Record summary
This is a predicted structure of a 71-nucleotide RNA (transfer RNA) from a Planctomycetaceae bacterium. NCBI's taxonomy places the organism under Bacteria, Pseudomonadati, Planctomycetota, Planctomycetia, Planctomycetaceae. It matches the Rfam family "tRNA". By type it is a transfer RNA. From the family's description: Transfer RNA (tRNA) molecules are approximately 80 nucleotides in length.

[in-house]
RNA sequence: GCGCCCAUGAUGUAGCGGUAGCGUACUGCUCUGCCAGGGCAGAUGUGCGGGUUCAACUCCCGCUGGGCGCA
Numbered sequence: 001g002c003g004c005c006c007a008u009g010a011u012g013u014a015g016c017g018g019u020a021g022c023g024u025a026c027u028g029c030u031c032u033g034c035c036a037g038g039g040c041a042g043a044u045g046u047g048c049g050g051g052u053u054c055a056a057c058u059c060c061c062g063c064u065g066g067g068c069g070c071a
Stems, first nucleotide, its partner, number of pairs: 001070007010024004018054001026042006047063005
């Protein structure tokens, strides 16, 4: 330099045009004499900039960061 893949709460991940879920962690309540553990509820998220569309995490382009391969 060229090609491919990835980027979603604190963390690990799903979703691939129509309300963004799940596990762990966190907070509150509750069961228990306490802890551990269980139950119920809650807060936190689509890397950045454009485009397409009635509507974009999702499709397209560019950028940034990371990974792999070739040279």